Notes: Two RNAs folded together computationally: RNase P RNA and transfer RNA, 439 nucleotides in total. Its mean pLDDT, the model's own confidence on a scale to 100, is 76. Rfam match: Bacterial RNase P class A. Rfam classes the family as a ribozyme.
RNA sequence: GGAGUGCCACAGGCGGCCGCGGGUCGCGCAAGCGACGCGAGGAAAGUCCGAGCUCCACAGGGCAGGGUGCUGGGUAACCCCCAGCGGGAGCGAUCCCAGGGAAAGUGCAACAGAAAGCAAACCGCCUCGGGCCUCGCGGCCCGCGGUAAGGGUGAAACGGUGCGGUAAGAGCGCACCAGCGGAGGAGGCGACUCCUUCGGCUCGGUAAACCCCACCCGGAGCAAGACCGAAUAGGGGACGAGAGGUGGCCCGCCUCGUGACAAGUCCCGGGUAGGUCGCUGGAGGCGCGCGGUAACGCGCGUCCUAGAGAAAUGGUCGCCGCGGAGCAAUCCGACAGAACUCGGCUUACGGGGCGCUCCGGAG
RNA sequence: GCUGGCGUAGCUCAAUUGGUAGAGCAUCUCAUUUGUAAUGAGGUGGUUGGGGGUUCGAGUCCCUUCGCCAGCUCCA
Numbered sequence: 001g002g003a004g005u006g007c008c009a010c011a012g013g014c015g016g017c018c019g020c021g022g023g024u025c026g027c028g029c030a031a032g033c034g035a036c037g038c039g040a041g042g043a044a045a046g047u048c049c050g051a052g053c054u055c056c057a058c059a060g061g062g063c064a065g066g067g068u069g070c071u072g073g074g075u076a077a078c079c080c081c082c083a084g085c086g087g088g089a090g091c092g093a094u095c096c097c098a099g100g101g102a103a104a105g106u107g108c109a110a111c112a113g114a115a116a117g118c119a120a121a122c123c124g125c126c127u128c129g130g131g132c133c134u135c136g137c138g139g140c141c142c143g144c145g146g147u148a149a150g151g152g153u154g155a156a157a158c159g160g161u162g163c164g165g166u167a168a169g170a171g172c173g174c175a176c177c178a179g180c181g182g183a184g185g186a187g188g189c190g191a192c193u194c195c196u197u198c199g200g201c202u203c204g205g206u207a208a209a210c211c212c213c214a215c216c217c218g219g220a221g222c223a224a225g226a227c228c229g230a231a232u233a234g235g236g237g238a239c240g241a242g243a244g245g246u247g248g249c250c251c252g253c254c255u256c257g258u259g260a261c262a263a264g265u266c267c268c269g270g271g272u273a274g275g276u277c278g279c280u281g282g283a284g285g286c287g288c289g290c291g292g293u294a295a296c297g298c299g300c301g302u303c304c305u306a307g308a309g310a311a312a313u314g315g316u317c318g319c320c321g322c323g324g325a326g327c328a329a330u331c332c333g334a335c336a337g338a339a340c341u342c343g344g345c346u347u348a349c350g351g352g353g354c355g356c357u358c359c360g361g362a363g
Numbered sequence: 364g365c366u367g368g369c370g371u372a373g374c375u376c377a378a379u380u381g382g383u384a385g386a387g388c389a390u391c392u393c394a395u396u397u398g399u400a401a402u403g404a405g406g407u408g409g410u411u412g413g414g415g416g417u418u419c420g421a422g423u424c425c426c427u428u429c430g431c432c433a434g435c436u437c438c439a
Stems, first nucleotide, its partner, number of pairs: 001359008010350001012320007020039002023036005041335001045346002048344005053221004065217005070084005085099001086097004100212002105210002107206002122151002124147003128143006159177006178202002180199008225277004235268005249259001284303008322333004364435007373388004382419001390406005412428005
């Protein structure tokens, strides 16, 4: 100098003027005016997880359904974080892994290939029988069998190498190696690692296929929900309405009959408009100390002020600072805007600092 | 703000249990015609919205992301 990798904090600063939204105070009958103070982010985003909070449901347990899935820890909780184990990628720093069970059961594996799941005989190899050719060794064809060592197919073909063995072969036997399982021992809380020994045991893949095992999960979401509550319309009740008559309506084929309704006044309760609360000080930030490898926890000190209700947080000027472009004047400077609140994850994005690794060069 | 659904050729849609990504219209070439249309024959055209993972193999299963659409203000 180049390439890479991990972690961390930041998100230009100060001042003037004008403006916007809340709050407090003052003046004013009110409309309003004035003063003071406050006013976006690391992701406010996606809404992908987990909670608080609220309402509904709920004796307990189970089924169904969904989620998580190595071990130990952290946390209010987690599909999060930390530290490890195992596997994989990389020369390395370092990164990635839904990483339980396939020796419970069921299913799936296109194409190719002879055979694809308690495997399989296409070519090849070998024995035997028959036929033909040859003086003979032998060769060719057919058939009954044996054979997974060789060829070729495939993502995958039922351990690898060597020696023995055999008609040819084969864990058929043996040695070494790889894996699996049983027993014993050592280390570790554990996942797991190491050692010894035995068994020829060689058992394939897939569970982000059904499934089995263990653990967790009631549903909805601040447009949750609570309180106050008009006008108008509508609902209920009382009086009207004791009787008769009148009018229309319903039941009834009709008559008879039965039932119910009313203008007005008063009362009651529900919803809507509107108003108030929920509504922001909280699993909060920062500093120091202690415990812990760490995530994190504990203690002490200190600091805070968006809270609207379709949505304010802006503009402009001056000076300074950083980076880039340009001869210069000067110009440009990321992603992006709170809507009940937190903890995470993911995505978008600017420049910076620190540590580490690899390569090249110089001293 | 909350909840749910969908992205496949230029357009409209298929694709069974994960196993060669297809159809119609459009477009191109040829034939037919004096020429065009229609018709017949043949062809082109796909990052299955993007990225990653599981798997021998992904449009399909899983994660993440982008875009589009729909529903929800009291009760039901």